[in-house]
RNA sequence: GUUGACCUCACUGGAGAGAGGCGCCGGCAUCAACGCCGUCGCCCACCGAAGGGGCAAGGGCCGUCACCGGGCGGACCCGAAUCUCUCAGGUAAAGCGGACAGCGAGGGCCCC
Numbered sequence: 001g002u003u004g005a006c007c008u009c010a011c012u013g014g015a016g017a018g019a020g021g022c023g024c025c026g027g028c029a030u031c032a033a034c035g036c037c038g039u040c041g042c043c044c045a046c047c048g049a050a051g052g053g054g055c056a057a058g059g060g061c062c063g064u065c066a067c068c069g070g071g072c073g074g075a076c077c078c079g080a081a082u083c084u085c086u087c088a089g090g091u092a093a094a095g096c097g098g099a100c101a102g103c104g105a106g107g108g109c110c111c112c
Base pairs, nucleotide, nucleotide: 001109002108006107007106008105009104011102012101013100018044020043021042022041023040025038026037027036028035045091046090047089051087052085053084054083058078059077060076061074062073063072064071065070
């Protein structure tokens, strides 16, 4: 000096889906039980915006036809997402997380 690209930090905003069923254990409460809360396990139903997987156009490569504009084919390679899958994660409120976005600061990069 540069950036509405890339990275980091801080702050702010940020959706969806069962307060599901069963069970062990622990805690609260109780004379005790019922009940409530929490961790974990199993089962069913769901969500997609941590992360992860998949792919189109197009391009590459190979083969072939043609001849210099290209055409055709291929179980191959590259190839995006807020699409899709639902592995992971998640499904009352609160809290945590949260793609993405905004404001700010720094880095990176370039030049002398």
Glycine riboswitch aptamer from Rubrivivax albus, 112 nucleotides, folded computationally.